Predicted 3D model of a 382-nucleotide part of an RNA (small-subunit ribosomal RNA, central domain) from an uncultured bacterium. Rfam family: Bacterial small subunit ribosomal RNA. Gene Ontology terms of the family: ribosome and structural constituent of ribosome. The prediction has a mean pLDDT of 83. The RNAcentral record of the full RNA draws on Greengenes.
[in-house]
Context: one part of a larger RNA
RNA sequence: CUGGGCGUAAAGAGAUGCGUAGGCGUUUCGGCAAGUCCUUCGUCAAAGCCUCCUGCUCAACGGGAGAAAGGCGAAGGAAACUGCUGAAAUUGAGGCAGGGAGGGGAAAGUGGAAUUUCUGGUGGAGCGGUGAAAUGCGUUGAUAUCAGAAGGAACACUCGUAGCGAAAGCGACUUUCUGGCCCUGUUCUGACGCUAAGGCUCGAAAGCGUGGGUAGCAAAACGGAUUAGAUACCCGUGUAGUCCACGCUGUAAACGAUGGACAUUAGGUGUUCGGUUCAAAAUCAGGAGUUCCGAUUCGUCGGAACACCUGACUAGGACUGAGUGCCACAGCUAACGCAUUAAAUGUCCCGCCCGGGGAGUACGGCCGCAAGGCUAAAACCC
Numbered sequence: 001c002u003g004g005g006c007g008u009a010a011a012g013a014g015a016u017g018c019g020u021a022g023g024c025g026u027u028u029c030g031g032c033a034a035g036u037c038c039u040u041c042g043u044c045a046a047a048g049c050c051u052c053c054u055g056c057u058c059a060a061c062g063g064g065a066g067a068a069a070g071g072c073g074a075a076g077g078a079a080a081c082u083g084c085u086g087a088a089a090u091u092g093a094g095g096c097a098g099g100g101a102g103g104g105g106a107a108a109g110u111g112g113a114a115u116u117u118c119u120g121g122u123g124g125a126g127c128g129g130u131g132a133a134a135u136g137c138g139u140u141g142a143u144a145u146c147a148g149a150a151g152g153a154a155c156a157c158u159c160g161u162a163g164c165g166a167a168a169g170c171g172a173c174u175u176u177c178u179g180g181c182c183c184u185g186u187u188c189u190g191a192c193g194c195u196a197a198g199g200c201u202c203g204a205a206a207g208c209g210u211g212g213g214u215a216g217c218a219a220a221a222c223g224g225a226u227u228a229g230a231u232a233c234c235c236g237u238g239u240a241g242u243c244c245a246c247g248c249u250g251u252a253a254a255c256g257a258u259g260g261a262c263a264u265u266a267g268g269u270g271u272u273c274g275g276u277u278c279a280a281a282a283u284c285a286g287g288a289g290u291u292c293c294g295a296u297u298c299g300u301c302g303g304a305a306c307a308c309c310u311g312a313c314u315a316g317g318a319c320u321g322a323g324u325g326c327c328a329c330a331g332c333u334a335a336c337g338c339a340u341u342a343a344a345u346g347u348c349c350c351g352c353c354c355g356g357g358g359a360g361u362a363c364g365g366c367c368g369c370a371a372g373g374c375u376a377a378a379a380c381c382c
Stems, first nucleotide, its partner, number of pairs: 003354004007336002012350001014202002017200002022195003026089007034082002036078009050066006092192001093189002096185005104178007111155001116150007126137002163170002207248006216242002221237004259349006267327012283312005289306007331338002355382003364375004
């Protein structure tokens, strides 16, 4: 070095978003011959291993002869595969054009409902809260109700196994800026690709720093209950915090407990967004026709109704692409279950695991203002 694994048993890193090194990489033709393969030569002391013969009565042991495989070096040869190189190709990848959906992101502005507080009016004894109460609030006029004002936070219904985003996450409305995705077309480039150790970046909540803000809620704290006790559950208050700006922290059951990419492998049924095609009714538009009304310069013009033709749009159907669900065959799985969104079948790359505890700890290092994070043992016990 060679093994078996990673949904739930140990094990997929929070995202792998950008991507370095490295590893791996589409089709065709030519060249080279580094890898690869063949032959020959040299060398790899003896002993040993293996084969044959043989000596100790056998064997172990010993003696003689031989062979193979392999390493290194040299020469000659092969050219399928890998590699290098030259030329080309288009299906991978990208670009372009035309469409499409979306709570994707950032900033600014605006809105209504509700809670709270304040001011004023009405009113006059309770309110609130619970299993029951009490603390608490209230005649200095509460609760209730009406009008007005202030301020902060969150955006009911729509809302959906619906959508978008790499994940974290994203939900009132408008504007501006901005990222990605999907479909169709083939016109363009011509392997430009996949993965990704390190690295960079993003990363809920809580927490930290500075400065603001504070309606509601609410760790801590205080009070009332409950209780044997009650440092709780219940009730009344209530500060950090929750909000904003900038900076830090870098962790979560960061979960689909399922790394990424490509390809292949029965179906059925929902749903979201596109494309192609068929297309009812209704509606709209156009055309010509009949009838009626009005105007008329008798040529016509305007309006209404009826049926017809054509077109548009749409419910719906079929096919197709991208997503998102459910069910189910083969296959897989210890079972549960997974099953074209694989945990099936293969290829490539990365990460991780190797009995339980000690321990995600100690020590050291790196990072952090701190809290702490990352990396990560051993003794010992079973």